[in-house]
RNA sequence: UGAGCUGGCCAGGCAGUCGCUGGCGUCGGGCGCGAGUCCGGCGCGGGAGGAAAGUCCGGGCUCCACAGGACAAGGGCGCCAGGUAACGCCUGGGGGGCGCAAGCCCACGGAAAGUGCCGCAGAAAGCAGACCGCCUAAGGCGCGAUACCGGAUCUCUGAUCCGGAUCGCGAACGGUAAGGGUGAAAGGGUGCGGUAAGAGCGCACCGCGCGUCUGGCAACAGGCGUGGCAGGGUAAACCCCGCCCGGAGCAAGGCCAAAUAGGAAUCCAUCUGGUGUGGUCCGCAUCGGAUUCGGGUAGGCUGCUCGAGGCGUUCGGCGACGGGCGCCCUAGAUGAAUGACUGCCCUUUCCCGCCCCGGGCACGCCCGGAAGGGAGAUGACAGAACCCGGCUUAUCGGCCAGCUCGUUUU
Numbered sequence: 001u002g003a004g005c006u007g008g009c010c011a012g013g014c015a016g017u018c019g020c021u022g023g024c025g026u027c028g029g030g031c032g033c034g035a036g037u038c039c040g041g042c043g044c045g046g047g048a049g050g051a052a053a054g055u056c057c058g059g060g061c062u063c064c065a066c067a068g069g070a071c072a073a074g075g076g077c078g079c080c081a082g083g084u085a086a087c088g089c090c091u092g093g094g095g096g097g098c099g100c101a102a103g104c105c106c107a108c109g110g111a112a113a114g115u116g117c118c119g120c121a122g123a124a125a126g127c128a129g130a131c132c133g134c135c136u137a138a139g140g141c142g143c144g145a146u147a148c149c150g151g152a153u154c155u156c157u158g159a160u161c162c163g164g165a166u167c168g169c170g171a172a173c174g175g176u177a178a179g180g181g182u183g184a185a186a187g188g189g190u191g192c193g194g195u196a197a198g199a200g201c202g203c204a205c206c207g208c209g210c211g212u213c214u215g216g217c218a219a220c221a222g223g224c225g226u227g228g229c230a231g232g233g234u235a236a237a238c239c240c241c242g243c244c245c246g247g248a249g250c251a252a253g254g255c256c257a258a259a260u261a262g263g264a265a266u267c268c269a270u271c272u273g274g275u276g277u278g279g280u281c282c283g284c285a286u287c288g289g290a291u292u293c294g295g296g297u298a299g300g301c302u303g304c305u306c307g308a309g310g311c312g313u314u315c316g317g318c319g320a321c322g323g324g325c326g327c328c329c330u331a332g333a334u335g336a337a338u339g340a341c342u343g344c345c346c347u348u349u350c351c352c353g354c355c356c357c358g359g360g361c362a363c364g365c366c367c368g369g370a371a372g373g374g375a376g377a378u379g380a381c382a383g384a385a386c387c388c389g390g391c392u393u394a395u396c397g398g399c400c401a402g403c404u405c406g407u408u409u410u
Base pairs, nucleotide, nucleotide: 001406002405003404004403005402006401007400008399009398010397012345013344014343015342016341017340018339020047021046023044024043025042026041027040028039029038030037031036049381053392054391056390057389058388059387060386061249062248063247064246074245075244076243077242078241079093080092081091082090083089094108095106096105097104098103109240110239114238115237116234117233118232131180132179133176134175135174141170142169143168144167145166146165148164149163150162151161152160153159154158188206189205190204191203192202193201207229208227209226210225211224212223213222214221215220253302254301255300256299263293264292265291266290267289268288273287274286275285276284277283309328310327311326312325313324314323315322316321346379347377348376349375350374351373352372356369357368358367359366360365
C1' cells in the first nucleotide's frame, strides 16, 4: 500500500426560539368539614431503537382447566458436551462442504420395519439393464475348405451327393459391463495382473462393513485383524425411534361506577278504576308512584414499569456464562407525546480555481491535483404500547481492534 475475514461501536453535533407529553415544586381559581381533587399560569429537570419491526421461537405475569401419573391426538425438535429461568438460542468440540488463507456454510437420528415417489432424457430408475461399442473361448447357427471316417447312387482303379470330424470366415438367438452416450443418480475408486473380450475374477492402495484395541466425558479419531463389497436414491414424503409441549392472552386480570332500560325487596296510592278471562257477579292475573339494593354498559382508576435491570471493577472458566463488591434509576403515552423553524459546523455532489504541485506541448496553451471561494443536496432503516431472553429481516455513511493473502521498499 492493495484485496479480504472476524468482532465491537456510533447512528449527525452545538446554540437559540416556539410547541407536545407525563413528573415535581409553586401561585391563582372552583368543589369539599377535611384528607384531597379539577382547571389555568409559571419554574425545574425527564422524554424511542439497534433493530422499538416481523410476531417466528422461549419465558415472566394474569385468568381458565386439570390439581397425581400414564397414554392417545396434534405440534415441534434431532452429531456431542456445556451455558441458561427457558429455548428451535448461545459457547466449545466432532463430522461434511467451500475458500490459497483468515474464515464461512450445514434440519447433521433411522433407507436392512413397512408404504409411496424417482418427471424429462435414456436400452435400463429397481427382487436392475444392454443402444453404440468390445469379443467369438465353449455350445448352437450360416457359408466355405479338406490328402480324414461312414453311407448312398452311377457310365464303378473314378465321379457326384449325404452325414460326421477337423479347419477357416461370419455375425448374433450368445458373452461382456472396460470405453462412449442419457441422467441429479446407472450396484465402490485408481492401478497392475488376468481374459476371447471383460469383470473384486485375483492382488496392492484408498473407501466401506464387521470384530477388537488405544485416546477422548462424549460425538468421534487412530491402529490391528477380517470380509471381495452386501437390499440405488429420497424421511423440510408418509413413517419409525428418542426428547419436549395444558389453553388463552394486558382487549389478560382487579377496582370504582353514570344516564336509559330491565330485575329484587319494602312502603304508599287505587280497590264504586282500566284491560283480560266470563252471559253476569264473585274471584284471579295485570297496569301506578316512591325509597333502597344488587348485576352490567358508557366512562374512569389500576395492572404500568425496579427488572432473569444497567454500568464499572474483581475472581473462576478456552468460551457462552457464573460469583462477589461498588455505583445508578434511565419514556410510560392511550384519536396515542418524543417535534418544527433559524444559524454555525461536520458528511457529500457540482461549478470557479490567478498564484502552487505533477505531466504533455505545435509554446499562444492543454490535462490532472490542491489551498481557497460559491451554489445546492443529503444524513439511512425506521417510531415504544405489559415486560424480558433470542432469532430473522431492513439499514446512508463512518470509526476502532485483531487476523489472512499479496505487492513495494529497507
This is a predicted structure of a 410-nucleotide RNA (Bacterial RNase P class A) from a Gammaproteobacteria bacterium. Taxonomically the source falls in Gammaproteobacteria (Bacteria, Pseudomonadati, Pseudomonadota). Rfam family: Bacterial RNase P class A. The family's RNA type in Rfam is ribozyme. It was read from a public genome assembly, where an Rfam model found it.